[in-house]
Small-subunit ribosomal RNA, 3' major domain from a Sandaracinaceae bacterium, 478 nucleotides, folded computationally. The sequence was found in a public genome assembly. Model confidence (mean pLDDT): 85 of 100.

Context: one part of a larger RNA
This record gives sequence, C1' cells and structure tokens, in this order.
RNA sequence: UGACGGGGGCCCGCACAAGCGGUGGAGCAUGUGGUUUAAUUCGACGCAACGCGCAGAACCUUACCCGGGCUAGAAAAAUAGGGAAUCCUGUGGAAACACGGGAGUGCUCGUAAGAGAACCCUAGUCCAGGUGCUGCAUGGCUGUCGUCAGCUCGUGUCGUGAGAUGUUGGGUUAAGUCCCGCAACGAGCGCAACCCCUGUCAUUAGUUGCCAGCAGUUCGGCUGGGCACUCUAAUGAGACUGCCGGCGUCAAGCCGGAGGAAGGUGGGGAUGACGUCAAGUCCUCAUGGCCCUUAUGUCCGGGGCUACACACGUGCUACAAUGGCCGGUACAAAGUGCUGCGAACUCGUGAGAGCAAGCCAAUCACAAAAAGCCGGUCUCAGUACGGAUUGAAGUCUGCAACUCGACUUCAUGAAGCCGGAAUCGCUAGUAAUCGUUGAUCAGCAGGCAACGGUGAAUACGUUCCCGGGCCUUGUACA
Repeated sequence: UGACGGGGGCCCGCACAAGCGGUGGAGCAUGUGGUUUAAUUCGACGCAACGCGCAGAACCUUACCCGGGCUAGAAAAAUAGGGAAUCCUGUGGAAACACGGGAGUGCUCGUAAGAGAACCCUAGUCCAGGUGCUGCAUGGCUGUCGUCAGCUCGUGUCGUGAGAUGUUGGGUUAAGUCCCGCAACGAGCGCAACCCCUGUCAUUAGUUGCCAGCAGUUCGGCUGGGCACUCUAAUGAGACUGCCGGCGUCAAGCCGGAGGAAGGUGGGGAUGACGUCAAGUCCUCAUGGCCCUUAUGUCCGGGGCUACACACGUGCUACAAUGGCCGGUACAAAGUGCUGCGAACUCGUGAGAGCAAGCCAAUCACAAAAAGCCGGUCUCAGUACGGAUUGAAGUCUGCAACUCGACUUCAUGAAGCCGGAAUCGCUAGUAAUCGUUGAUCAGCAGGCAACGGUGAAUACGUUCCCGGGCCUUGUACA
C1' cells in the first nucleotide's frame, strides 16, 4: 500500500421486510449428469454450465460409428501432354465410383498451318487438407464484478524509502454530482450531456384517414370533392430547479406550490472506466508450436447425435365454477411476402385440396386477434376438469417421414384435487394474464427475439441474510 475480520461508523441495491405470482409434488417438452451403446461427435460446470454454442440433427447439416471407395486428392496456384465446352446413353453397384458407346464444334488472332482465352481429362512436382492437441503460447470476440462510482496522471509539497497528499474533512447527489474548506494546483479515462424510441404542440406534405361540412350512393370512404381531424415522417418548439414560499453556511442543494402534455435524470434503450476471474472460446474466424499425410485428409450408403433403471436445471399444460363447453358479437400493435403472400368461390367433419383475383405492397395478402362482452348449458363429481398414453384412418412438406416430422378426425381416456425441506421473479403500464408477429426454416417452436390487449397488491422500515461503495481500526496474510 492492499486484502481480510462472526471490528466500528456512514450509505446504497427486489438484498431483507411488506405484497403478488411461481419453482420444488403430477404429465409432457427441453438441456445436463449418469448409465447404456459399434457410435450415442465436441465444447460449456457456483453466482457468471445445464430451452447454453444449436436463429430450427429424417438425408444434408455432422465433426461420431459401421461398411464401400480415392490418394496431387472435394476446393486453390504453377508446369507439361491431350481434348472445345457440353449433351445423350449402356454395364456393374446401395451410392460414391469404375469400365464403355454415341452426338458435337463455338470465341479472339491468322490466307492457311497454327497460336491464344475459358472449360474438361491425365501426369509428375513446390504441395493441398485436418471441427487433430495445446484458450496455461496467442489475436479477436464475449461473460462477470457492474451502469458499481470509481481508476489514474503532470507539476508542486511531505517522507531516507516503500509511498502519501490531491481523491481525506463539513454538507449534498443517482453519481469523485456539485458547494464550502484544505499544500495543494490542474488534467485524463469513467458519471452526466450530446444519439435513438416514447409522452405534448406547431410547420411542411397528402392515392392512409374523414360525412368533420356538401353532393351522389349499389350503402362499402364506394364516388365526386377536401387535407380540418386521425395517421404517416421530416423539421422545429418544449423542462432549465426557469418562477414563488420555506429550510439550508447569503452555498451546493432539499421540501412544498404554481403554471404545464410532461417536474426535478419525465419513461425506456444504446452506451460498460483502470482492472479481476491463467473466466469462456484453437469447433465462427485468425494464429505460434506440436502431431497425421494411401490418413487424424476426402467421397458415398446406412446408422448415431432422438438410447433409458435413474438424478438435477429450465419450461409448457393442469389439478377447475373468477371455470369448462356451445352460439352470437367488439376492439390492437408490430411485422412478413416473387421460384413469395395467396383473397373470393367450390369440395372435404377437418388437417387440407382444386381453380384462381390481387399484390414487388400505408394500395393486395398472411389475418381469425385472444382474453373481453351477451345468451345458453354443466352444479362440485377424478366430473361435460385434465389431457398423457395407445389403436385406427388421413393431410402436408420432402428423392425419402421405419429407426426419427408436424398437423387432422374418430376412439381411448393416465397421473394430477394446489405440492415437504427448500427456493425464484417482480416496485407500474411493472407483476400477473391474453393473444399476435418474426428470425432460423422444404417441413418441424412448449425455445428465442419482438409486438400490443386487460391490468393489480405492497414498501412500516434498514435489526437481520446476500452483494457493493466510502472512512476508520486490528492483523503472525501478500
């Protein structure tokens, strides 16, 4: 100087408390451990591994296993020889591939011979290739403490020196934020602001919106007409403790009030200081070293990653009447769409099929929002709750749904009556609850990312648990 203390003081945080809803019990989904296996590829392991890499394993992916092939190789560069490229086709084979047959000549230079460019085949060579090892050799990227308020420097001063001071103190703040004081005076990286979305208004602009006012109307902004409103999307205004009162050191600031759409950082996002964990990643990529080179490379077929006595994490669906079922009816936002979205119509109980309008989309489509509201039914029961499991018949995608897809219909109807010890999230348009869209994607979403609808309860307080900041104290620790 740090680190640590079941030392002290001050102060924060859904840290506790106060509340609301869960997890832990059930069934299923998914990840992991374990076990099994020819293989169940590999990585990730307290918080910070475990719906994680994987924004989508039937083949492919794929790195694993079995079998069949290749050895200058699946792709790249140079050299030599041959052939245009390319197309059709036979035999063997599971395919990869191996061995044949046929058609066929283009472009540029050149009278021609021939040469050249591109592409294909063959040969040898300097070589390629490796998701092989080392993240404890590394770059880059990322997690975490933590959006915590800290981390430092120059000059000066003090100290023999390590170092101190500044950065401590009195107030204050979300903040090393600001004020005052002070052997310090300044400065840098952080904080804040500048950026984006959202909340109010104005201007500009109307192939979206509007009977707002007029006219027509098949009654639909449908038509004429009009940009007033809604909206869209660009520019600007607006909030600064600016004003008033009180408190405060005539300070910083705090409390209350006015006006205002908004008030004291308005709400949310992006933004992550010096560093810590030899944290994670050599399987994104890059890269040193080591290793393989007729194989640890590479092509193909099939299998596996989907196994199952069990254990754990994360979720979904429930156990019902604030509910289930049936009929009717209302209101979103944000997205996506051309080898795409696909209306209406017809067929089918349905998944879907047929035909096909429109739309490169504020114009058409996906598209039905759902919870909600109105009416009816069920009357507390393992039920008209719950839907696992299984049987049968189908639909769709795709060379192909056996291992191993999703969905539909009929039948079947399991556990489950609110969950032990323990444990998690959340302070407001939040929790809870309801549906919608998107990425990936041929197909496949209970996951993820986004979007809106409905919409609470509680916070006395900081003694205690956890984590953190500042000062101080002890130490046989560094």
It matches the Rfam family "Bacterial small subunit ribosomal RNA".